[in-house]
Context: one part of a larger RNA
RNA sequence: GAGUAACGAUAAGGGGGGUGAAAAACCCCCCCGCCGGAAGACCAAGGUUUCCUGCGCAACGUUAAUCGGCGCAGGGUAAGUCGGCCCCUAAGGCGAGGCGGAAACGCGUAGUCGAUGGGAAGCAGGUUAAUAUUCCUGCACUUACAAUUAUUGCGAUGGAGGGACGGAGAAGGCUAGGCCAGCGCGGCGUUGGUUGUCCGCGUUUAAGCAAGUAGGCUGGGAGUUUAGGUAAAUCCGGACUCCUAAGGCUGAGAUGUGACGACGAACCGAGUCUUUGUACUCGGGAAGUGGUUGAUGCCAUGCUUCCAGGAAAAGCUUCUAAGCUUCAGAUAAUUGUGAACCGUACCCCAAACCGACACAGGUGGUCAGGUAGAGAAUACCAAGGCGCUU
Numbered sequence: 001g002a003g004u005a006a007c008g009a010u011a012a013g014g015g016g017g018g019u020g021a022a023a024a025a026c027c028c029c030c031c032c033g034c035c036g037g038a039a040g041a042c043c044a045a046g047g048u049u050u051c052c053u054g055c056g057c058a059a060c061g062u063u064a065a066u067c068g069g070c071g072c073a074g075g076g077u078a079a080g081u082c083g084g085c086c087c088c089u090a091a092g093g094c095g096a097g098g099c100g101g102a103a104a105c106g107c108g109u110a111g112u113c114g115a116u117g118g119g120a121a122g123c124a125g126g127u128u129a130a131u132a133u134u135c136c137u138g139c140a141c142u143u144a145c146a147a148u149u150a151u152u153g154c155g156a157u158g159g160a161g162g163g164a165c166g167g168a169g170a171a172g173g174c175u176a177g178g179c180c181a182g183c184g185c186g187g188c189g190u191u192g193g194u195u196g197u198c199c200g201c202g203u204u205u206a207a208g209c210a211a212g213u214a215g216g217c218u219g220g221g222a223g224u225u226u227a228g229g230u231a232a233a234u235c236c237g238g239a240c241u242c243c244u245a246a247g248g249c250u251g252a253g254a255u256g257u258g259a260c261g262a263c264g265a266a267c268c269g270a271g272u273c274u275u276u277g278u279a280c281u282c283g284g285g286a287a288g289u290g291g292u293u294g295a296u297g298c299c300a301u302g303c304u305u306c307c308a309g310g311a312a313a314a315g316c317u318u319c320u321a322a323g324c325u326u327c328a329g330a331u332a333a334u335u336g337u338g339a340a341c342c343g344u345a346c347c348c349c350a351a352a353c354c355g356a357c358a359c360a361g362g363u364g365g366u367c368a369g370g371u372a373g374a375g376a377a378u379a380c381c382a383a384g385g386c387g388c389u390u
Stems, first nucleotide, its partner, number of pairs: 013031006032387004040367004046347002050345001051075006060068002080141002082343003086119003092113003098107003122139005142339011153324002158319004166306004172299003177293005182203006188196001204262002208257003215250004219244008228236002263288001267284006273277001307310001353362002369381004
């Protein structure tokens, strides 16, 4: 220079009360404004206690601070079913033997790892200051082992099936959700009207189980035979004969049950408090139906079509080999026992992640209300969240 520029989006504040040494900024109430395919809610990654409560205000916070993602202390993350671990494999890694190389080492078979993929099973309500598909209540489900009963050809690292998959397009059946009516409860206007075809709020309920619908796929059954499936096979594949017109598989939703339960407002009763209130806690407590619209969700990994022809392996089903055959093993039912370990707080388009910062930048997925609209555009709103720390 200079107490100058600046104080980080022009979404916006105002009033009253409280606390306090002190209040534009903290807390409570009222009004106003902003977002609303987000500036709301939930995950993955990443962060790693930032979460909740009490006590503080030196420093941090572009100002003040009684406040805070700050300091100190205490508390908080509960699982057979969610995710991992586990079983399985992909690209890729490692790699006994092996091959190459002077060596270091490189490559690679059998194997062994490796998810971003495949593989058993949970929903609704309640509860905490802070966790909940984890705790509690109610109703479920899966799997392993053991026992009992009944029946009985079982057996794999091998064979076969299945798992099992691309792009685009179109039509149909549904549901979530929305809207309207009916129903339940409440209201009747401080200023002209408002007992009415008026206004406000509510009208919510799962998985599972039973049965198997709209639809999709496939003809079905029995027998004989067989150079294939590295051996075998009653299995798969090939060939043939006979019988038969339906049978089987799959499949949303709806219906019943679950539920004489849960949830559910005014109001009533009881209690708590330095705050006496439109406060908080506990108990009782109403309606809970129909129509319409309708998805980008489900049926559907379906159907049609196209060429660029669109993972693998295990779990699963079946077949036999060795072998076992009074055993063992298998199937069904019932009962009992077990289901360990790790993650779980909180932020997550952000003041908590990546950007040296409480930085106008960047960051994958899910949810998707109302009116107008073709629309996830746009405008205004709901739930919810904010007014961006001079």

Predicted 3D model of a 390-nucleotide part of an RNA (large-subunit ribosomal RNA, domain III) from a Pseudomonadales bacterium. The source organism's lineage runs through Bacteria, Pseudomonadati, Pseudomonadota, Gammaproteobacteria and Pseudomonadales.